[in-house]
RNA sequence: CGUGUAAACGGCAAACCCGUCGAAAGGCGGGGACGCAAAGCCACCGGUCGUCGGGACGCAGUCCAACGACAGCGGGGUUGCCACAG
Numbered sequence: 001c002g003u004g005u006a007a008a009c010g011g012c013a014a015a016c017c018c019g020u021c022g023a024a025a026g027g028c029g030g031g032g033a034c035g036c037a038a039a040g041c042c043a044c045c046g047g048u049c050g051u052c053g054g055g056a057c058g059c060a061g062u063c064c065a066a067c068g069a070c071a072g073c074g075g076g077g078u079u080g081c082c083a084c085a086g
Base pairs, nucleotide, nucleotide: 001086002084003083004082011036012035016031017030018029019028020027021026034072040078041077042076044075045074046073047070048069049068050067051066054064055063056062057061
């Protein structure tokens, strides 16, 4: 430098349950492990999700904007551990 089929010094932790914050999506803490080689970090692009409040259509909910959420949806950016089947 490259790679991640094998290993793991070590690391993270889905669903679900409890507590707590939030209007919600969801966040945080504890328990718990489905998985993960960036399941570390960043909403830049696409996507998905939410709507306390605003607008349009016109009464059915749909759409628009705005704001927010997801980094464990994909891409991108950035930092880093281990290993060497190279």
Molecule: c-di-GMP-I-GGC riboswitch aptamer
Organism: Pseudomonadota bacterium